[in-house]
RNA sequence: CUUUUAUCCAGAGAGGCGGAGGGACCGGCCCGAUGAAGCCUCGGCAACCAGGACAUUGUCCCAGGUGCCAAUGCCGGCAGAAGUUACUUCUGGACGAUGAGAG
Numbered sequence: 001c002u003u004u005u006a007u008c009c010a011g012a013g014a015g016g017c018g019g020a021g022g023g024a025c026c027g028g029c030c031c032g033a034u035g036a037a038g039c040c041u042c043g044g045c046a047a048c049c050a051g052g053a054c055a056u057u058g059u060c061c062c063a064g065g066u067g068c069c070a071a072u073g074c075c076g077g078c079a080g081a082a083g084u085u086a087c088u089u090c091u092g093g094a095c096g097a098u099g100a101g102a103g
Stems, first nucleotide, its partner, number of pairs: 001103008013042005021031003025077004043069003048065002051061004073095001078092006
């Protein structure tokens, strides 16, 4: 990088360095000099994988490998349905992120 599959309305921040961007992309709307990204330290959330117990494909324990710690993946983007014609709601997808497996 490609591919298969599961999940994505829950949860969880302080300090130091740094110095203008960030929320994947596009549109919107937000966050940001009361300090963005990035890096480091400490802390925390969660429980996909590993490990363990009981049990039978589930429940529980632990926290080693990942991941994560503004806003539902911040909202929408494509298609369909319903409702008041401009939007709203719902369903499914696309794209993306993360885990586990394969190439």
Predicted 3D model of a 103-nucleotide RNA (SAM riboswitch aptamer (S box leader)) from a Caldilineae bacterium. Rfam family: SAM riboswitch aptamer (S box leader). Gene Ontology term of the family: regulation of gene expression. The prediction has a mean pLDDT of 87.